[in-house]
RNA sequence: AGAGUCUGAUCAUGGCUCAGAACGAACGCUGGCGGCGCGUCUUAAGCAUGCAAGUCGAGCGGCAAGGUGUCUCCGGGCAUCCUAGAGCGGCGGACUGGUGAGUAACGCGUGGAUGACGCACCCUUGCGACGGGGAUAGCCUGUGGAAACACAGGGUAAUACCGGAUAAGCUCAGUAUCGCUGGAGGGUACUGAGGAAAGGAGCUAUUGCUCCGCGCGAGGAGCGGUCCGCGUCCCAUCAGCUGGUUGGCGGGGUAAAGGCCCACCAAGGCAAUGACGGGUACCCGGCCUGAGAGGGCGAUCGGGCACAUUGGGACUGAGAUACGGCCCAGACUCCUACGGGAGGCAGCAGCUAAGAAUAUUCCGCAAUGCGCGAAAGCGUGACGGAGCGACGCCGCGUGGACGAUGAAGGCCGGAAGGUUGCAGAGUCCUUUGGCGCCCGAGGAAACGGCGGGGGAGCGGAAAGCCCCCGAACUGACUGUAGGGCGAGAACAAGCACCGGCUAAUUACGUGCCAGCAGCCGCGGUAACACGUAAGGUGCGAGCGUUGUUCGGAAUUAUUGGGCGUAAAGGGCAUGUAGGCGGCACUGUAAGUCGGGCGUGAAAUGCCGGGGCUCAACCCCGGCGCCGCGCCCGAUACUGCGGUGCUUGAGUCGGCGAGGCGGAGGCGGAAUUCCUGGUGUAGGGGUGAAAUCUGUAGAUAUCAGGAAGAACACCGGUGGCGAAGGCAGCCUUCGAGCGCACGACUGACGCUGAGGUGCGAAGGUGCGGGGAGCAAACAGGAUUAGAUACCCUGGUAGUCCGCACAGUAAACGAUGUACACUUGGUGUGCGGCCAAGAGGCUGUGCGCCAAAGCAAACGCGAUAAGUGUACCGCCUGGGGAGUAUGCCCGCAAGGGUGAAACUCAAAGGAAUUGACGGGGGCCCGCACAAGCGGUGGAGCAUGUGGUUUAAUUCGAAGCAACGCGAAGAACCUUACCAGGUCUUGACAUCCAACUAACGAAGUAGAGAUACAUCAGGUGCCCUUCGGGGAAAGUUGAGACAGGUGGUGCAUGGUUGUCGUCAGCUCGUGUCGUGAGAUGUUGGGUUAAGUCCCGCAACGAGCGCAACCCUUGCUAUUAGUUGCUACGCAAGAGCACUCUAAUAGGACUGCCGUUGACAAAACGGAGGAAGGUGGGGACGACGUCAAAUCAUCAUGCCCCUUAUGACCUGGGCUACACACGUACUACAAUGGCCAUCAACAGAGGGAAGCAAAAUAGCGAUAUGGAGCAAACCCCUAAAAAUGGUCUCAGUUCAGAUUGCAGGCUGCAACCCGCCUGCAUGAAGUCGGAAUUGCUAGUAAUCGCGGAUCAGCAUGCCGCGGUGAAUACGUUCCCGGGCCUUGUACACACCGCCCGUCACACCAUGGGAGCCGGUAAUACCCGAAGUCAGUAGCUUAACCGCAAGGAGAGCGCUGCCGAAGGUAGGAUUGGCGACUGGGGUGAAGUCGUAACAAGGUAGCCGUAUCGGAAGGUGCGGCUGGAUCACCUCCUU
Repeated sequence: AGAGUCUGAUCAUGGCUCAGAACGAACGCUGGCGGCGCGUCUUAAGCAUGCAAGUCGAGCGGCAAGGUGUCUCCGGGCAUCCUAGAGCGGCGGACUGGUGAGUAACGCGUGGAUGACGCACCCUUGCGACGGGGAUAGCCUGUGGAAACACAGGGUAAUACCGGAUAAGCUCAGUAUCGCUGGAGGGUACUGAGGAAAGGAGCUAUUGCUCCGCGCGAGGAGCGGUCCGCGUCCCAUCAGCUGGUUGGCGGGGUAAAGGCCCACCAAGGCAAUGACGGGUACCCGGCCUGAGAGGGCGAUCGGGCACAUUGGGACUGAGAUACGGCCCAGACUCCUACGGGAGGCAGCAGCUAAGAAUAUUCCGCAAUGCGCGAAAGCGUGACGGAGCGACGCCGCGUGGACGAUGAAGGCCGGAAGGUUGCAGAGUCCUUUGGCGCCCGAGGAAACGGCGGGGGAGCGGAAAGCCCCCGAACUGACUGUAGGGCGAGAACAAGCACCGGCUAAUUACGUGCCAGCAGCCGCGGUAACACGUAAGGUGCGAGCGUUGUUCGGAAUUAUUGGGCGUAAAGGGCAUGUAGGCGGCACUGUAAGUCGGGCGUGAAAUGCCGGGGCUCAACCCCGGCGCCGCGCCCGAUACUGCGGUGCUUGAGUCGGCGAGGCGGAGGCGGAAUUCCUGGUGUAGGGGUGAAAUCUGUAGAUAUCAGGAAGAACACCGGUGGCGAAGGCAGCCUUCGAGCGCACGACUGACGCUGAGGUGCGAAGGUGCGGGGAGCAAACAGGAUUAGAUACCCUGGUAGUCCGCACAGUAAACGAUGUACACUUGGUGUGCGGCCAAGAGGCUGUGCGCCAAAGCAAACGCGAUAAGUGUACCGCCUGGGGAGUAUGCCCGCAAGGGUGAAACUCAAAGGAAUUGACGGGGGCCCGCACAAGCGGUGGAGCAUGUGGUUUAAUUCGAAGCAACGCGAAGAACCUUACCAGGUCUUGACAUCCAACUAACGAAGUAGAGAUACAUCAGGUGCCCUUCGGGGAAAGUUGAGACAGGUGGUGCAUGGUUGUCGUCAGCUCGUGUCGUGAGAUGUUGGGUUAAGUCCCGCAACGAGCGCAACCCUUGCUAUUAGUUGCUACGCAAGAGCACUCUAAUAGGACUGCCGUUGACAAAACGGAGGAAGGUGGGGACGACGUCAAAUCAUCAUGCCCCUUAUGACCUGGGCUACACACGUACUACAAUGGCCAUCAACAGAGGGAAGCAAAAUAGCGAUAUGGAGCAAACCCCUAAAAAUGGUCUCAGUUCAGAUUGCAGGCUGCAACCCGCCUGCAUGAAGUCGGAAUUGCUAGUAAUCGCGGAUCAGCAUGCCGCGGUGAAUACGUUCCCGGGCCUUGUACACACCGCCCGUCACACCAUGGGAGCCGGUAAUACCCGAAGUCAGUAGCUUAACCGCAAGGAGAGCGCUGCCGAAGGUAGGAUUGGCGACUGGGGUGAAGUCGUAACAAGGUAGCCGUAUCGGAAGGUGCGGCUGGAUCACCUCCUU
């Protein structure tokens, strides 16, 4: 510090996810030791048991048991010592310890105030302590009660209680004074009144001394109370709140200010700087994270607060409204004799429940601290320790060194081998921890006491007090830490991960299953992603997972983001609060800056140092603690006060333009209607029609009239307005703007949350109006349907007035204002200069560029540039602008505006493609023009389907279908039935045997089996035993075999686009980039062919050419060819021909056109002319195209069978459907005859076969000739003559019968041919569709491959031999450029809504059930306060009576819980219901993306199964064409 993920790729936007750190954690697997920490986060749920606050006999009365003494009536008594327990009394139980429920508050933090306050214990200091009294616990006696406990009587003490005396200080009142102080309840002085006390111990020895305690004051320290400034979470879908409320006067109360409380008076107080309400939450030092700023948290430790079963209350006290006190009420638990009582672990342990989850009913007061005490000491679950828990942090160990035959085993590999791995084994060594034995610190030093010495106070003593020195006492942990010795590698390693992010890979299993997954995503037979193994990587007594927080996230942006199109500018203005604000001087010093002081507790943090062996941990010092307060100083800037200025802003005067607004009036054209005339059959409408209209006279035309609405031309990226918007003309009222020159005011300004006003269309209400248009609606068409597009009608509405509504793609998708910044060009309206062309200047409206900006597109003085001020708005997509609440509205609806849930994206700009029922250019038998066909018939053949035991398999639009198959009777053959074989029909290896070979027999359908063997013995070597090669038989196993699967695992081969002209690269350049350029453009070509131009310059694969063939010629060569001929031989090579080599054609020449090019056109010459014709040749790639059945091949599968053999059957089936051919339908023909007309290319030895003969013929006999320029196969149409005469025929030949021929073991299923006979459909073929541009189509025959036989198929060959092409609008395919795109699996794409089903969350919902906080009223405990007539009453007064005072009782105010009532708010459930989301291949349509086939979208209204349609207005975020204008060169 970044990374993954949207795309075919790119950039940017944007979300999601990951890597880091942390934790009071939990869970899984695993687990050796030690140190230091931490340990109920849930239920402030309930608790058994024990302990957690006592202490003082030196305050008091006293004292059981016990000891001693003594007496005794032997029961016991008395005295004394020692004291337990209880009691009175004092101090402490307000600290410590626990918890975080409540609390959004002066609760906490921080800084101040208290002149508005208090204080027990402690310290310092002044003064004092005189003299009396009456009670009461304990105790004794008695009574009641189950108990708790209560009551009565008697008697008693005090440092308990109460009078009296005294009072410098104290309190109160009054007077005077000081004038310190911001403020007095302050100080000082005087007068008056009021108010105290307690003793105990030790010593001395009568006088007292010391110590502790007591009273009244003053001061201090420390602690506390109260008040104030500032800070302190979320919700505005909480916007208004408030009756003691706000203030005053007077009281009460308190330690103390105060509505804290009360009476009266006034009507205030708080709030957008967020009151009130709701939710949540103890706060802080700090902790975690982070570069920081921040964000999150508030365990342990420390400070504060609050609470102590829930609620209320006071008492005591220095202090409490009191955790281990009291009273009352509620709930709960326990005891009970039913009458009553008792209790409060959020102290330490512990239990139950809850929960994912959190410990011992331990030891000790030895240390530290606290309470009491004079002290010893006692108490202390505070604390110090130990125990349990890997919960965390830190440290250590589980061994070290050497050791290669790289052992065995495992895993991988085709083998070689690799890896585990120096790892193990083995050798040598060490001993931390653990184990055994032994030794053994430190925490301990004080207080006090003891011994010694000294000192203060001194009036004599003693004790006491103070200081110094000394020795001793005291340990829970604990025989701990540590140390020594001994044995001994011995007893001690796991967990996660290995597709990318992210370090680390192979094998097997599995087969969209099982499973994984943080995100992207893996798994459908070769999974580095699942499971296992091996190996590897990471960490290590831990490792992973889950949860949470911060980080990364600049993803809430103060540091540090944005808003034209990605989410985001309010529809527009006006203006309130607020924010911000021109130039100059001056004052002030609030902000600001500097210095000083105080505070910012400790701990924590950082730096330095130190102590535990190190570290964690602990200690010391320093810094920091970013803050707040006070004082002093500075004055640039800001603020505030004052004075001035004119440039911002404004006012007045002159001129000017304008569809700016309101009101009134006027006008013409058009439309429709009405009346009348002319006139006659249609009109209207559409793609075509129909509905409609018209002989009752329409349309058309003329004249007249009526009505309403809108204003052609001008008219313009022209004008005006804030926006919406505004258009005939005239008048009038009003507003804004611009320019020039002056004068005036003097910052009066900018922005603007709320507020207010304006605000298209549609819509609403009331009243008018209504010509045209036109939602809805009706009809007609279209269509599969057509709730649409088209047509005919047509109502709201559109218009006017008044009122509402308040929204739009209300858009420049661009808030307002000001300033600054390079040029060009046009235009509206002004001004200045100038004779003019023109120039300058102001303000608007446009265009193009610069810098700059921007993701790009683009913006570019009219900024989206550079700055300033203020406002609005955004924070992933969907859910959703929905629900709910509130506000507005007559309604429609508008404004504000969520969540659950769900997704890993959604979206922007640009790029390359592909596509378009987009455009331009061009090509092709693509269309057109022609000729012949197919589709109809019969038959052949292939396919589908069906059938079958099987009808083997493959091929599937073009580019499957006379295709694989260049030939299924057996074979082929892969299929079926039956019969058989199992190392096999075929290959290699081993062993034995036999050479090999091989006739014949029987059974069987055959394979095969059986019985035997006639014959036959070869080649090489030899030590003569034998061995070997080849072949065969037998045997065992390795293995063979498979036309079994996968063409979506592959190679190879092939088809297709397409013989289309394209496809790319290097370097350079442009662009952030994908990519572009080149390759586009102007011409030209069959061609990316060539030329020119050009940020490109070159190059490659394609094109072309080179190759073959054909056409002309020459040369050479002539046998089997050719000829001079009647034939042959011979001869010859001129000709034909053959086959080899050359030549020839190159736009080369001329002319024209073109740009001086390329090239085109015409011409000459030439056998051939513009690639002469044909062929071979097929770029980068596309179709997961075809083929595992040509072959090869991975993997999988079968192995007495999915292999192999045999016989028979099937592939030939047949109600049908399709493709491709053949033959026809006839006269351009059929038939017959004649002439024995004329080819080319091939083939021929298990072959082609002549002549001749036989047969009607197929054919047979025959066998000449020929391994071929020699022989054979070997022509037909045509031509000539005749006949038929338009008919199902003398056409056509299917079908069938009979008879034959040929091949072949064999023609039944199932071959071909011949003859005779039979003589079907068919008379030119619907929609549709195909081939062909010249030696082509058409037509005629011939050959070949395959092949025993079988050809209408295929591949070739020649004969005869046309027609037409104006042309490129249209159909199909293709190329290039361009445009749009929501497509990229690329239009066979994408995608919308209803409906149906399943699941999920959610809104509404009659209601039902709770929670919370208040309000009103009722009741009213305890208790304070107040009143008091009843009762009681030791201390004081009084001789007494009585009084003062007090208590009880009663009453009153307040008052908790409770009750009643109506509401508020929040939650749960809820029949039913609404939409939403998700889900595998459901249904209906096709709305959107291309001009998406009616451009789309926005608002509104209306209609419709649904997407949606239509009306009105708006937008371009619409393609295309044309025109206009402008700009550049």
A computed fold for a 1529-nucleotide RNA from an uncultured bacterium, annotated as small-subunit ribosomal RNA. It matches the Rfam family "Bacterial small subunit ribosomal RNA". Its family is annotated with structural constituent of ribosome and ribosome in the Gene Ontology. The prediction has a mean pLDDT of 84. The RNAcentral record of the sequence draws on ENA and SILVA.